Background:
Transfer RNA from a Candidatus Dormiibacterota bacterium, 73 nucleotides, folded computationally.
RNA sequence: GCGGGUGUAACUCAGUUGGUAGAGUGCAACCUUCCCAAGGUUGAAGUCGUGAGUUCGAGUCUCAUCACCCGCU
Numbered sequence: 001g002c003g004g005g006u007g008u009a010a011c012u013c014a015g016u017u018g019g020u021a022g023a024g025u026g027c028a029a030c031c032u033u034c035c036c037a038a039g040g041u042u043g044a045a046g047u048c049g050u051g052a053g054u055u056c057g058a059g060u061c062u063c064a065u066c067a068c069c070c071g072c073u
Base pairs, nucleotide, nucleotide: 001072002071003070004069005068006067007066010025011024012023013022019056027043028042029041030040031039049065050064051063052062053061
């Protein structure tokens, strides 16, 4: 230099043909218990790596770019 893959909540990951962004773990409050642990209920937490484009509408399609990983030269 060329090609490919990954990037979504604090962490690990889903997200179907473009149509309201989700789960588990963790965190907070409450219930249960003499206390802890375990269990239960509720809640908070996201400019979907960044910037543009297409579209009535983009996590999803297109382009550029950044980080990491793999391969080739």

RNAcentral records the identical sequence in 2 taxa.
Its Rfam family is "tRNA". The family's RNA type in Rfam is transfer RNA. Rfam links the family to the GO term triplet codon-amino acid adaptor activity.
The RNAcentral record of the sequence draws on ENA and MGnify.
Lineage of the source: Bacteria > Bacillati > Candidatus Dormiibacterota.